[in-house]
RNA sequence: UCAUCAAGAGCAGUCGAGGGAUUGGCCCGAUGACACUGCGGCAACCCCCCUUACCGGGAAGGUGCCAAGUCCAACGGUGAAUGUUUACCGACAGAUGA
Repeated sequence: UCAUCAAGAGCAGUCGAGGGAUUGGCCCGAUGACACUGCGGCAACCCCCCUUACCGGGAAGGUGCCAAGUCCAACGGUGAAUGUUUACCGACAGAUGA
């Protein structure tokens, strides 16, 4: 810089108190979270096959991922209902890959 982010996929062991990026909310967590390790799995960005190309197929390898939509909101706009909610769109931020 570009692309994607509504789907998908968990068991065991070790450790022992915080964790979900930030703030607020709301959740997860001594019935052991988070993290690490082993095994398993998901997906298909890179990759491989086919093709002029698209489409399509594959999963050995490089990454990634396996609570909740990126957990929700944050800034702006539009529409409803009404004094604070709600639906949608866009931006910002973030994550992953090339």